This is a predicted structure of a 1493-nucleotide RNA (small-subunit ribosomal RNA) from an uncultured rumen bacterium. It matches the Rfam family "Bacterial small subunit ribosomal RNA". Rfam links the family to the GO terms ribosome and structural constituent of ribosome.
[in-house]
RNA sequence: AGAGUUUGAUCAUGGCUCAGGAUGAACGCUAGCGGCAGGCUUAACACAUGCAAGUCGAGGGGCAGCGCGGGUGUAGCAAUACAUCUGGCGGCGACCGGCGCAAGGGUGCGUAACGCGUGAGCGACAUGCCCGUGACCGGGGGAUAACCGAUGGAAACGUCGCCUAAUCCCCCAUAACAUGAUUGGUCGCAUGGCCAAUGAUUGAAAACUCCGGUGGUCACGGAUUGGCUCGCGUCCCAUUAGCUAGUCGGCGGGGUAACGGCCCACCGAGGCGACGAUGGGUAGGGGUUCUGAGAGGAAGGUCCCCCACAAUGGAACUGAGACACGGUCCAUACUCCUACGGGAGGCAGCAGUGAGGAAUAUUGGUCAAUGGGCGGAAGCCUGAACCAGCCAUGCCGCGUGCGGGACGACGGCCCUACGGGUUGUAAACCGCUUUUGUGUGGGAGCAAUAAGGUGGCUUCGCGCCACUGAUGAGAGUACCAUACGAAUAAGCAUCGGCUAACUCCGUGCCAGCAGCCGCGGUAAUACGGAGGAUGCGAGCGUUAUCCGGAUUCAUUGGGUUUAAAGGGUGCGUAGGCUGUGCUCUAAGUCAGGGGUGAAAUACCGUCGCUCAACGUCGGGGCUGCCCUUGAUACUGGGGCGCUGGAGUGCGGAUGCCGUUGGAGGAAUGAGUGGUGUAGCGGUGAAAUGCUUAGAUAUCACUCAGAACACCGAUUGCGAAGGCAUCUGACGAAUCCGCCACUGACGCUGAGGCACGAAAGCGUGGGGAUAGAACAGGAUUAGAUACCCUGGUAUUCCACGCCGUAAACGAUGAUGGCUAACCGCCUGCGAUAUAGUGUAGGUGGCCAAGCGAAAGCGAUAAGCCAUCCACCUGGGGAGUACGACCGCAAGGUUGAAACUCAAAGGAAUUGACGGGGGCCCGCACAAGCGGAGGAACAUGUGGUUUAAUUCGAUGAUACGCGAGGAACCUUACCCGGGCUCAAACGCGCAGAGACAGUUGCGGAAACGCAAUCUCCCCUCGGGGCCCUGUGCGAGGUGCUACAUGGUUGUCGUCAGCUCGUGCCGUGAGGUGUCGGCUUAAGUGCCAUAACGAGCGCAACCCCCAUCUUCAGUUGCCACCGUGUUAUGGCGGGCACUCUGGAGAGACUGCCGGCGCAAGCUGUGAGGAAGGCGGGGAUGACGUCAAAUCAGCACGGCCCUUACGUCCGGGGCGACACACGUGUUACAAUGGCGGGGCACAGAAGGAAGCCAGGCGGCGACGCCGAGCCGAUCCCAAAAACCCGUCUCAGUUCGGAUCGGAGUCUGCAACCCGACUCCGUGAAGCUGGAUUCGCUAGUAAUCGCGCAUCAGCCAUGGCGCGGUGAAUACGUUCCCGGGCCUUGUACACACCGCCCGUCAAGCCAUGGAAGCCUGGAGUGCCUGAAGUGCGUGACCGCGAGGAGCGCCCAAGGGUAAGACAGGUGACUGGGGCUAAGUCGUAACAAGGUAACCGUA
Repeated sequence: AGAGUUUGAUCAUGGCUCAGGAUGAACGCUAGCGGCAGGCUUAACACAUGCAAGUCGAGGGGCAGCGCGGGUGUAGCAAUACAUCUGGCGGCGACCGGCGCAAGGGUGCGUAACGCGUGAGCGACAUGCCCGUGACCGGGGGAUAACCGAUGGAAACGUCGCCUAAUCCCCCAUAACAUGAUUGGUCGCAUGGCCAAUGAUUGAAAACUCCGGUGGUCACGGAUUGGCUCGCGUCCCAUUAGCUAGUCGGCGGGGUAACGGCCCACCGAGGCGACGAUGGGUAGGGGUUCUGAGAGGAAGGUCCCCCACAAUGGAACUGAGACACGGUCCAUACUCCUACGGGAGGCAGCAGUGAGGAAUAUUGGUCAAUGGGCGGAAGCCUGAACCAGCCAUGCCGCGUGCGGGACGACGGCCCUACGGGUUGUAAACCGCUUUUGUGUGGGAGCAAUAAGGUGGCUUCGCGCCACUGAUGAGAGUACCAUACGAAUAAGCAUCGGCUAACUCCGUGCCAGCAGCCGCGGUAAUACGGAGGAUGCGAGCGUUAUCCGGAUUCAUUGGGUUUAAAGGGUGCGUAGGCUGUGCUCUAAGUCAGGGGUGAAAUACCGUCGCUCAACGUCGGGGCUGCCCUUGAUACUGGGGCGCUGGAGUGCGGAUGCCGUUGGAGGAAUGAGUGGUGUAGCGGUGAAAUGCUUAGAUAUCACUCAGAACACCGAUUGCGAAGGCAUCUGACGAAUCCGCCACUGACGCUGAGGCACGAAAGCGUGGGGAUAGAACAGGAUUAGAUACCCUGGUAUUCCACGCCGUAAACGAUGAUGGCUAACCGCCUGCGAUAUAGUGUAGGUGGCCAAGCGAAAGCGAUAAGCCAUCCACCUGGGGAGUACGACCGCAAGGUUGAAACUCAAAGGAAUUGACGGGGGCCCGCACAAGCGGAGGAACAUGUGGUUUAAUUCGAUGAUACGCGAGGAACCUUACCCGGGCUCAAACGCGCAGAGACAGUUGCGGAAACGCAAUCUCCCCUCGGGGCCCUGUGCGAGGUGCUACAUGGUUGUCGUCAGCUCGUGCCGUGAGGUGUCGGCUUAAGUGCCAUAACGAGCGCAACCCCCAUCUUCAGUUGCCACCGUGUUAUGGCGGGCACUCUGGAGAGACUGCCGGCGCAAGCUGUGAGGAAGGCGGGGAUGACGUCAAAUCAGCACGGCCCUUACGUCCGGGGCGACACACGUGUUACAAUGGCGGGGCACAGAAGGAAGCCAGGCGGCGACGCCGAGCCGAUCCCAAAAACCCGUCUCAGUUCGGAUCGGAGUCUGCAACCCGACUCCGUGAAGCUGGAUUCGCUAGUAAUCGCGCAUCAGCCAUGGCGCGGUGAAUACGUUCCCGGGCCUUGUACACACCGCCCGUCAAGCCAUGGAAGCCUGGAGUGCCUGAAGUGCGUGACCGCGAGGAGCGCCCAAGGGUAAGACAGGUGACUGGGGCUAAGUCGUAACAAGGUAACCGUA
């Protein structure tokens, strides 16, 4: 100090989450020791039991109990024992009296308050014990408890009578500094204080004694403690806005320690509140604690201070002090006892129990120390305190060993596995040490002093100092010494990123994990286990809570055009802020001094426990408040001025500015009349509608209402909403000029008031047009819409409401400052038609600057100042409830539960659009021929089947893998066999052959039997082969979504990128865009780009022309020869041809256009002309495209089978559907019947086969040639002649019957061919759809691969004949570039909305029902203080009794508020695959959105 998470990526906004620290904690796993600290956060719930406040005999009467003494009696010789009497002594239960019990200890209910904190005040007060000073302590009287007697009651507890004491009570005396009065003096901030004098009034006491003293009384002073008052500070809600009758004040009184409306009578009408009263909720406050850089935020347990409370509520008494935790009285609730009459009690003291709860300890020891009460003291009491016990609850410390020890054991785990890595110097083993532990022995400090004693000093005082002098709960603890022995001692969490740490197995969207993002659907570093690793360590994790990170409430330190956020606009109240000069003041401000800010804590330093935690001492600080002295720049306050801000005046100007009246024309509709006739109207097309009762159209006249064309604009005016024909009246505003006047009069503006489009509401008018609702017609799957025909409210006016809009510049108002340039409007100045200055307004483009960017930029979103408003994740929701406003509709204000990990902004790259521009392509169009209909062939789906093996599935599967399924192939099915296996390699052992042949069984494989039977040799053995055994096998089993390789497609489309530079915060852009051009990112020009790469093109091959070289098997011009004829032969290589090498074409030349590139021409030349034709060649990438069955390969699976061999079957099935083809439907044809030509490329020895013979033929037999430019296969259409004459035919040939041929082990399932016969559908094919732009389509045949043969009509090639058409790019499809919009990025086959249906969740309303706290009225009213009375008691004082006021509580009544629940009901949220539609995002297919009905 940051990080993760919205996106394909980016920046910014923004929330969520994490890493840190902390805790009175709890839970899980684990656990050796010690020190220090802490320990009911919940039920202020209820409590058994014990203890927690007593003490004084030196105040008193006494003597129950104990002890001593004395007397008497009994027993005994006595000692002695027992009984009894005796307060004489030590002491002492109970009692009177004194002091204490108001402290200490506990708790946090209540309390939002002078309660607390801080600082002041009391001239308005009290103060026991303590200290100081002064004075006094004289006399007299009285009662009562105990005890005794009697008596009631179960008890608690009483009642009556008699006696008695005191430091108990009372009276008298004395005393003033007390009280009040008078006079005088003096002082203070006010009330007033102080001093002196005079006289008046009233009130004191207690004794004890060791004779030293202690104690008592009054007064004053001190100290301490307390009471009261005030300034300031002290939580949340305004959906709590008004509260208040003793209320506020006065006068007089009462009361109190004291002031006061504290209480009372009378008088007045005040007091508090937006600077938050009142009400509601919550809460003890502070020192401090945690966190934080700080400012802050959160907390208030332990310790200290203050407050409050003591079962709940009330009350007083006593007292110095209480309205009293372990006192009293009353009421209430609860518990307990009871003889039922009546009583008792209060752990929020220490332990402890139950309950509640996630959760919090012992019914311990001691007064040794510290402290407290009483006492003269000893001492007693003290659950205060000090100790111990329990608990890892926290902090701190220690240990569980240390050193050596392998090129690294065993085991585990992993791997690329003959081996290696890791666990790991870890272990073993060797040496060493002994903290801790166990045993034994020793053993503290805490203890200072008290009484007393001794000595000294002495103010002679039981005064001071020194020495001496008992006492230890903890504890035989800490600590020390010694013996033994590595001995007694390690876990927890995590390992996908954040975040340190990785592999294997299991699992298979299951089980599970998860703080956020997210993991898991067969290769999971994320689940579970294991190995290993990382972190911390007697702990480690989890959960909860607080602060931090979060500058995410922003004072430090944020924002508001578009992310959340500027109020619709103005006027203006309070408030905030406020020009300039001088002067006074000194409140703020600053400085000096003083007081206070308790201690503890925290910080720095020092010291003590072995260290540390912990503790001691010292220091600084405690940011604050108060007092005082000074300063006067600034702010504030007072005063006097100024003119620049603001305003006024005078003059001028401007405008769709407002209100109200009058006027006008066009258009529309209507009425009347005329002309006129069949339609009009409307739409994408129609229909509804109107019209022969005369429409539409047209003319004339008339009427009505509404709106004002052109001008008109980027214009003007207004605060905004808004404002437009002309004109009158009235009103307002702004600007300019003059610089005359006032003299800060200003700015902003919470509340408030006013204005405020449209729609809407009320009343009354008006009603032409348009037109919600509604009706009809269309459209559509539907169409409650879009379109059409009608049409009510409304639209208009008056008056009154409403008060909202995407009321927008999504930009509050005011003032100042900060470069230019170009317009427009209105003034003024100056002019010359130019050019120009200035003020106000209104636009454009830009500097700096700002901004996340887009953009803004003197009209700021820049730089400053002032004031107001508003924001704080999305949804829920601008909803609910409440309140206010409204006639209503509704508006304003405005939440929560719950839920999500995002929602949102700007920009980027893509993709997409029923967006745009440009451009290509047999893409359309123009043509030619097909497919879709028929039959057949073939493939596929489906179905069937024992099996119909598998794969390919839009384009890019379907005559595809397959370029040859009868067996084989073959992977499928049935059946029969084998299990080292059908094949191969290696090791070991055995046999010596194996193979072959024969026989038998069998469908075969195979089995059985018989027969036959080695080679080399160094004599060890080897080769070969069989059997057995072991290791490797084998698998067309799965995964193409684990892969390699190969392939399809976009697409032979023109694209895809890089380096450097530049631009941008960045993604990214630029380059690659623009103009022209091209088949082309082809080139040229331009240019913050300059270059380059992969593609394009070219280089390669074939064809077209020529040259050259070479001529056999090719060729034949010339010469010769020969034949019926033929390059047949000699010869030749000119030509053709063959096959090697070259040439040629490049817009090179010419004309036109063009800057150029280039385009163009009936150009020239040329075999070929603008890429000459064809092929090969396929960029970055896309489709998780195809293929695990061609091959290879990871993982998984099978192993007498998912391997392998054999026979047979199947892959050829057949109601159907589709694709691709063939043949046709005929005359551009068929046939035939005949005649007659002309290719190219390829193949040929288990071959091609001339020729001959036989057969109608397939073919058979004979047979020459050819391993091939030599021989063979070997052409058809065309052409010529003839015939058929439009018909299911002389078209068409399916199907079927018969007979054959050939291949092959074998043609049944299931071959091809031949011949004879049969002669189906079909007469040109619906919607729709395919190919082709020239040697192309169409048409004709030929060849080859595979192959025994062939289901080939397929595929791949070859040549022959040989067209038509293209205006053009609107449309369909595909593609390229630029641009635009986007809510898409799995990228439009995208995204996404609402109802309904289902489940779950929280919530609003609701007839009611239930509950709670607070308040009010009335009734009643305990205890108790006060007051009154007091006929009863008392001699009296006085009292009982009675009454009154107040009053806790109770009752009752009507409400208000809050909560719970509630049939039913409203919407909301969430939930892989439900229903209906398609609203939004592209022009989203009707642009979207806002307000309203």